[in-house]
Molecule: transfer RNA
Organism: Candidatus Liptonbacteria bacterium RIFCSPHIGHO2_01_FULL_56_18b
RNA sequence: CGGGCCAUAGUAUAGUGGUAAUACGUACCCUUGGGGUGGGUAUGUCGGCGGUUCGAUUCCGCCUGGCCCGA
Numbered sequence: 001c002g003g004g005c006c007a008u009a010g011u012a013u014a015g016u017g018g019u020a021a022u023a024c025g026u027a028c029c030c031u032u033g034g035g036g037u038g039g040g041u042a043u044g045u046c047g048g049c050g051g052u053u054c055g056a057u058u059c060c061g062c063c064u065g066g067c068c069c070g071a
Stems, first nucleotide, its partner, number of pairs: 001070007010024004018054001025043006047063005
C1' cells in the first nucleotide's frame, strides 16, 4: 500500500427492512437467624458521518478501531 471479515447494554452473543432480544452482571424486594441458592421487579445497548427508503441494527459509500491474507 491492496484485499477480505468483524463492530449490538458493563461482559458474551442473537436479531439481516417495520416495537432491539437472551444469559450473566448491577440495584431493590421476597425467601433465611445470617449467608448462599431460588423467585420477582428494575437498570442499561445498534462505533462515527453521509446516502437509499414511507421506514435502516439490517442495504450502499467513506472514516475509525480490531483480526486475517497478500505485497